[in-house]
This is a predicted structure of a 1531-nucleotide RNA (small-subunit ribosomal RNA) from an uncultured prokaryote.
RNA sequence: GAGUUUGAUCCUGGCUCAGAUUGAACUCUGGCGGCAGGCCUAACACAUGCAAGUCGAACGGUAACAGGCCUAGCUUGCUAGGUGCUGACGAGUGGCGGACGGGUGAGUAACGCGUAGGAAUCUGCCUUGGAGUUCAGGACAACUCGAGGAAACUCGGGCUAAUACCUCGUACGCUCUACGGAGGAAAGGUUGCAUUUCGGUGCAAUCGCUCUGGGAUGGGCCUGCGUUAGAUUAGCUUGUUGGUGAGGUAAAGGCUCACCAAGGCGACGAUCUAUAGCUGUUCUGAGAGGAAGAUCAGCCACACUGGGACUGAGACACGGCCCAGACUCCUACGGGAGGCAGCAGUGGGGAAUCUUGGACAAUGGGGGAAACCCUGAUCCAGCGAUGCCGCGUGUGUGAAGAAGGCUUUCGGGUUGUAAAGCACUUUAGUUGGGGAGGAUUAGGUCAGCAUUAAUAGUGUUGGCUAAAGACGUUACCCAAAGAAUAAGCACCGGCUAACUCUGUGCCAGCAGCCGCGGUAAUACAGAGGGUGCGAGCGUUAAUCGGACUUACUGGGCGUAAAGGGCACGUAGGUGGAUAAUUAAGUGGAGCGUGAAAGCCCUGGGCUUAACCUGGGAAUGGCGCUUCAUACUGGUUAUCUAGAGACGCGUAGAGGACAGUGGAAUUCCCGGUGUAGCGGUGAAAUGCGUAGAUAUCGGGAGGAACAUCAGUGGCGAAGGCGACUGUCUGGAUCAAUACUGACGCUGAGGUGCGAAAGCGUGGGGAGCAAACAGGAUUAGAUACCCUGGUAGUCCACGCCGUAAACGAUGUCAACUAGGUGUUGGGGGGUUUACCUCUCUUAGUAUCGUAGCUAACGCAAUAAGUUGACCGCCUGGGGAGUACGGCCGCAAGGUUAAAACUCAAAGGAAUUGACGGGGGCCCGCACAAGCGGUGGAGCAUGUGGUUUAAUUCGAUGCAACGCGAAGAACCUUACCUACCCUUGACAUCCUCAGAACUUGUUAGAGAUAACUUGGUGCCUUCGGGAACACGGUGACAGGUGCUGCAUGGCUGUCGUCAGCUCGUGUCGUGAGAUGUUGGGUUAAGUCCCAUAACGAGCGCAACCCUUAUCCUUAGUUGCCAGCGCGUAAUGGCGGGGACUCUAGGGGGACUGCUGGUGAUAAACCAGAGGAAGGCGGGGACGACGUCAAGUCAUCAUGGCCCUUAUGGGUAGGGCUACACACGUGCUACAAUGGCAGGUACAGAGGGUUCCAAGCCGCGAGGUGGAGCUAAUCCCAGAAAGCCGGUCGUAGUCCGGAUUGGAGUCUGCAACUCGACUCCAUGAAGUCGGAAUCGCUAGUAAUCGCGAAUCAGCAUGUCGUGGUGAAUACGUUCUCGGGCCUUGUACACACCGCCCGUCAUACCAUGGAAGUGGGUUGUACCAGAAGUAGGUUGGCUAACCUUAGGGAGGUCGCUUACCACGGUGUGGUCAAUGACUGGGGUGAAGUCGUAACAAGGUAGCCGUAGGGGAACCUGCGGCUGGAUCACCUCCUUU
Repeated sequence: GAGUUUGAUCCUGGCUCAGAUUGAACUCUGGCGGCAGGCCUAACACAUGCAAGUCGAACGGUAACAGGCCUAGCUUGCUAGGUGCUGACGAGUGGCGGACGGGUGAGUAACGCGUAGGAAUCUGCCUUGGAGUUCAGGACAACUCGAGGAAACUCGGGCUAAUACCUCGUACGCUCUACGGAGGAAAGGUUGCAUUUCGGUGCAAUCGCUCUGGGAUGGGCCUGCGUUAGAUUAGCUUGUUGGUGAGGUAAAGGCUCACCAAGGCGACGAUCUAUAGCUGUUCUGAGAGGAAGAUCAGCCACACUGGGACUGAGACACGGCCCAGACUCCUACGGGAGGCAGCAGUGGGGAAUCUUGGACAAUGGGGGAAACCCUGAUCCAGCGAUGCCGCGUGUGUGAAGAAGGCUUUCGGGUUGUAAAGCACUUUAGUUGGGGAGGAUUAGGUCAGCAUUAAUAGUGUUGGCUAAAGACGUUACCCAAAGAAUAAGCACCGGCUAACUCUGUGCCAGCAGCCGCGGUAAUACAGAGGGUGCGAGCGUUAAUCGGACUUACUGGGCGUAAAGGGCACGUAGGUGGAUAAUUAAGUGGAGCGUGAAAGCCCUGGGCUUAACCUGGGAAUGGCGCUUCAUACUGGUUAUCUAGAGACGCGUAGAGGACAGUGGAAUUCCCGGUGUAGCGGUGAAAUGCGUAGAUAUCGGGAGGAACAUCAGUGGCGAAGGCGACUGUCUGGAUCAAUACUGACGCUGAGGUGCGAAAGCGUGGGGAGCAAACAGGAUUAGAUACCCUGGUAGUCCACGCCGUAAACGAUGUCAACUAGGUGUUGGGGGGUUUACCUCUCUUAGUAUCGUAGCUAACGCAAUAAGUUGACCGCCUGGGGAGUACGGCCGCAAGGUUAAAACUCAAAGGAAUUGACGGGGGCCCGCACAAGCGGUGGAGCAUGUGGUUUAAUUCGAUGCAACGCGAAGAACCUUACCUACCCUUGACAUCCUCAGAACUUGUUAGAGAUAACUUGGUGCCUUCGGGAACACGGUGACAGGUGCUGCAUGGCUGUCGUCAGCUCGUGUCGUGAGAUGUUGGGUUAAGUCCCAUAACGAGCGCAACCCUUAUCCUUAGUUGCCAGCGCGUAAUGGCGGGGACUCUAGGGGGACUGCUGGUGAUAAACCAGAGGAAGGCGGGGACGACGUCAAGUCAUCAUGGCCCUUAUGGGUAGGGCUACACACGUGCUACAAUGGCAGGUACAGAGGGUUCCAAGCCGCGAGGUGGAGCUAAUCCCAGAAAGCCGGUCGUAGUCCGGAUUGGAGUCUGCAACUCGACUCCAUGAAGUCGGAAUCGCUAGUAAUCGCGAAUCAGCAUGUCGUGGUGAAUACGUUCUCGGGCCUUGUACACACCGCCCGUCAUACCAUGGAAGUGGGUUGUACCAGAAGUAGGUUGGCUAACCUUAGGGAGGUCGCUUACCACGGUGUGGUCAAUGACUGGGGUGAAGUCGUAACAAGGUAGCCGUAGGGGAACCUGCGGCUGGAUCACCUCCUUU
């Protein structure tokens, strides 16, 4: 920096990603070289080999080898023996070294390490001084003899050397000291010369040795500071802390002991527990930090586990010793041996880490005089992409843009200059040849110098010579051949660079987070293509970063997590003014240190780089010296502004105690009085004729104090309210004496602390958890009602918590104002009517700057600062478990983890919703009229049935719907029989005109045979149309998906809304405009207005209807004129009228009055055919419902292809216990029947309508007429006029059924309509419920049309007759606007809580069980050291020769490891059973919360209940709504 909470936004906040890194591991892949690194796990066990020896110039010697000499045998150069004579040397004595080098990190939280210092110390070899190196002696190994043992090895006798051991002498500048003195050393070897009794001796050189003083180096000890986590570890300590004395040590010291004192450590974290080697450094990071401590380097610790000492300069000793223990091995069972955390290597463990290699050539180490020997230190090689760095796998050209692949809109695109082809190059690799450097020296020799008598010797300097290379077939160079031998891995939804096809179909799978997959997946799998890195690439693990997500740099706490309930006060932190002093902090300068390596800078060397190397810088630190003195600190002196405070006032529900009062409730007594009272939404339980309620009088008792009363007062908070008295705390005001910083905060601590609750004793009127009863309810462990106990009250003692809230810690300072109110004081004016003004202490409200995520806060800050304290770090688990402390208990306080999720949350926005509010509308209700629901029938649907009852439509918005008309057809369904390029389209081919007559079989499709027929155009080549057969491309599908779609449609809704541009406001989503005041049918219009305009809707424009004018008059009309008829516009004529159909006029709140704001508009009126949209229609904004339709049509994808296609016949869609919707006809007298009689409109008509004639009728016949203002359908009906019926299952009603017919049609059986005769069912006005309609409407009456061969009670039109009612908006339903709440946004058909059941997971408790660790008491006591010792043994020295001194063994005492017993603590396991928690698919019961969530919610507490929860008491607003009060703003 990004992703992820939301519909969207801002914030808070977690999770995740991109980066760098690694001693890594794993998957796939793998050409070369350089440099580095390679058991992180079992400090598990180890076979085998090697890793520490060396010195003969310390010694006695001679086992082996070589040489010499001697002897014997003889095959005359072989064997055997002898000889230490020589080179040398096994074993041994002795010296030095095995304390270094190498490994590991178990232990250790410590003077262990780091850093800076210190004093009371040691130091072999090395270096430099001084002084010495005398005399004598006795042993023990080896060796030899003997003995034991399996072995390891041991024992005894005897011989022997030394630089082994001991003694003597001497000794300083050494040590001790009582200052007199006392004590204490040594070793010789080699070489040269000389000498020799050949044993030696002398001198010189040199290497040693002894004593002693310095140095260097390396150790030991002490101290300041720094060095992990836990307080759910708070007290620890008896050699403990100090002193005196003694002992001990190289050395200070309780290091040890005796005595004395009672100290020492600890909140600045002792003790305990867990974890851990520390550092230079490494990784990361801008830094500060965080994490790590492999390799390299410094220190420490350890060496199978535990203990111990010896030797030594140095060890309590990795490849030494003793003991104990575990393990392994050998054994003759008696006893012995061993220690890879050295280098290789083995087993084991593990995700995982190499060769039983070469060499001492170099560097270094040990021994030696040296040569030299030893060196798994080291230098090299091997293995493994473990990492870093470098190189290569070719280069150029090459378009027919090849083939192939993939894709495609079929044109192409892409792979792609990529390949091929052509021309080149040869790094690396291969083969052959050449070839540095790492080598400096050792030794030898020559010369010089020093030492010396010396030309020996030794040391040193220089020259010459010069053996010696593991690596190594080295690096490097040259040559040859030839593109020849060399590319993979991951990813491609977003973050994040890179996209398509196919397969799959919530499957298989992917996934770092968000999330993909349910038939069109850029997210799975494969492919093509692309992107990234590249001999590697990904994954996993781990660290830092991003993360300002522990915040020193650099965060927060009103509402997101977070202010302690409040105060007092200890430690601590911090602190007013002036002056002086000091110099601790602070600042400057200088010095020391801060190892090397590393990092950084700059040079150099490998062809470059990595790597190596020279120099520099840096190393924030610590220490020492010195200077400065502003600030902080210390000290001293002074001050008064902070703080305190005497005396005078003021206000107050401040506190404690005692007393007093009236109103009311209840109860008791008495009077009056009679049938109810009480209670609720409605009731009931309850009380009452034994006299209630009501009312009057009297009495008892307890609790609480109306009005005043107020965002008024007091108090630290909790809290405090009648009146009086006593005692008492605090605040405040004015003017000041006084003290002189005495202040602020405050971890622990102490006190106070509502309600509920607990204990003891009182009290008990009312109220009231629990409880009982009555209701409500599906249930009602509740809400409501009637009762009612703890409790509420008092005294004393506990508890210690609340939404203990201003959700805002305390203190101080500063920073615009306005207004109110309480207490005090001052001033002005007037002298009480108050009013104006200033100030101070509180308490409210509005508001500027500023702050804030926003809301908001705003001198009473959430602004700007300072001081101190408390608290927070994702949600859940959980304020829970365990442990501790407190409590009588309830419980409080302190306070986790496993596990789980990717969110949880705050504020604000837009919607939606509310059993929230306001305003408004609608046949929404109301007021009316007529229906449905009951009957019969028609029709549609569900269901059922069926071979099939084809399919679709399903709340409003499916159900007389698609269907404006299923007997066949339709037809999609079923059964049976047939066809397969097909019934239909295009292309190819063959042969043929097309077409047609008849016969037979069959249910038919169809099949076979047969008859007639040779057409049209022509440039004569042929072509067009039609049709039989064939071939394959294809046709075909009412098959699926309306949740892949287009188009069309329904619905909210003809509701008045839905948006945009620019501007403005807001961090933003968004807001404004569109809100407000009016008005309208209307977002219609007006006014106001940070908005101004505009668009889609509304309205208007269109059609129709109502009136008039004009134009035109045929088929329409006929007033006037004429002709004619029985009569009729029948005829001539006419345009006046009606009418037809073109064009115009007319209506606009235009006029008058009123209301209103002088507006818009509304009301009334006039005129007018019509009046406020005149009536009706068409017209349907942005959108909603994944609404309906793949079966109108079109269409993607999928599916079928001798069938899911096509044809034919028959059947079905018409079934029928039932249920529902929509209708028709009725139930009758406002009627039925019969007779007479009147008046329409709009339509349709040539395969049609029909006049006329016949039939009772349906109908038959029918070319008169009409292609229609001409003719026809066509008689309109209700109505009107008289007549009859007389309230009945009827002269109502017509279902059903029988018979006879008519018509249509190939065909009326399943299954048509109609007619006539006969039959004459239910039904007497319809339960709950429900529908339509506001005027030419409802109701009622006919007429017509489409579809159609035939079939209408349906649908669509048309006219006739023609009402009633609307007070009004409380309620029901739907809708619009504003506002409010919200935990909803799939939007209340939302969200969501708890029990129970079930599966899994982690966890607490638990009788216990088996372990680890540790405390304490006691037992025990190996080896060892120290002490004691009367026992045994005893070379050096002394001796008076007896012994002694000394030593050693044994015994014993002290200390002590392992071990044992008892009893505690603690840790991690495990445990029948059990508690809650978490997570799971659409389980069960309810509905607690979110809206007033339907009883407002929540907090504390107590009781109750299947469960959410309910109820009591007190508290909070983080409660909606309404009303009132107060305050503020404007006028």
The prediction has a mean pLDDT of 83.